[in-house]
Molecule: RNase P RNA; transfer RNA
Organism: Clostridia bacterium
RNA sequence: CGAGGUGAACAGACGAUCGCAGGCCCGAAAGGGCAAGAGGAAAGUCCGGGCACCACAGGGCAAGGGUGCAGGCUAACGGCCUGUGGAGGCGACUCCAAGGAAAGUGCAACAGAAAGAAACCGCAUCCGUGAAUAACGGGUGUAAGGAUGGAAAGGCGAGGUAAGAGCUCACCCGCGGCCUGGCGACUCGUCCGCGAUGUAAACCCCACCCGGUGCAAGAUGCAAUGGAGGCAAGCCGGCUGCCCGCCGCGUUCUCCGCAAUCGCUUGACCCGCAUGGUAACAUGCGGGCUGGAUAGAUGAUCGUCCAAUACAGAACCCGGCUUACGGUCACGCUCGUACA
RNA sequence: GGCCCCAUAGUUCAAGGGAUAGAACGGAAGUUUCCUAAACUUUAAAUCCAGGUUCGAGUCCUGGUGGGGCUACCU
Repeated sequence: CGAGGUGAACAGACGAUCGCAGGCCCGAAAGGGCAAGAGGAAAGUCCGGGCACCACAGGGCAAGGGUGCAGGCUAACGGCCUGUGGAGGCGACUCCAAGGAAAGUGCAACAGAAAGAAACCGCAUCCGUGAAUAACGGGUGUAAGGAUGGAAAGGCGAGGUAAGAGCUCACCCGCGGCCUGGCGACUCGUCCGCGAUGUAAACCCCACCCGGUGCAAGAUGCAAUGGAGGCAAGCCGGCUGCCCGCCGCGUUCUCCGCAAUCGCUUGACCCGCAUGGUAACAUGCGGGCUGGAUAGAUGAUCGUCCAAUACAGAACCCGGCUUACGGUCACGCUCGUACA
Repeated sequence: GGCCCCAUAGUUCAAGGGAUAGAACGGAAGUUUCCUAAACUUUAAAUCCAGGUUCGAGUCCUGGUGGGGCUACCU
């Protein structure tokens, strides 16, 4: 210098003029003054909680849904931290819906003999026909070779055999047990046994978790006990005791009107320091107050600062995840090239 | 604001994880006709986007994009 990796903070500042909803102060009022006024994602609404109402004696089971390596953190989580195993990368480092296929069921198109315990070709042998050790037909053995496939019943070599075969042996691979270490996932080993197709983001099994609805939840209050339409249907009343039919338009029905206050923002809050912990985080001390509308505020113009640019605008509130996006900085991080 | 649903030719719909993605209407070209219509023949045209699971994805899973629906207190 080039190409990367990881982490962090920022999201313009200051001044002038005009303006906006809410708060506080002054004022009888009109009005005036003061300080402060969107985000890292306010977004998607994908998870988890607070809060409110409904349901529920307590407990259990079933259905339905979700989660799925270990330990820890947390109010909780499908989140985070530290590890384990696997995958990718030369590397820094990154990623993983990562329980069970030896409980059972299903599926594996086409091709291929066969897709789960397989004989099509081939190899070997026996029998028959045959002059024959050729050829043909039949039986048996055989998974070494060929052929199909994404996948073919552990791999390679030697022995062995009629031909073959983990049939036996050495080495290697995988699974289970035992052993070593670890809280654990897991791991170590010269030991023992075994060789089991794949698929659970197919049904399912195992373990654990979940009551439902969302602030348009809900609470309080004023006024009124509304107005209009409709008669298809049901109930009611009437004509008429019953059926049909008609009427009334009371109720169920449709539309309209009324729309205030609270919930509403001080909170698992923010900043700094110390201690403990690898870390997530916890504890203690000190300091701070930082949007609350209901047609919906947080803006516009000009000037200066090298330059001021992206994605984007709160609607009950928090913790996460995911997605969108601008430039900047740090690193005794990695790789390459050149020079010393 | 909240809660849900859907996405396949131009349109309306099909399609058990195994295709060359099918049908109707519509479009285009041709035959027939003096011309048109009808009829007949032929033909073009699609899985919203990006990842993942799987031997294999329109179908299963995740994220995004677009469209649609429902929902307002009290007697």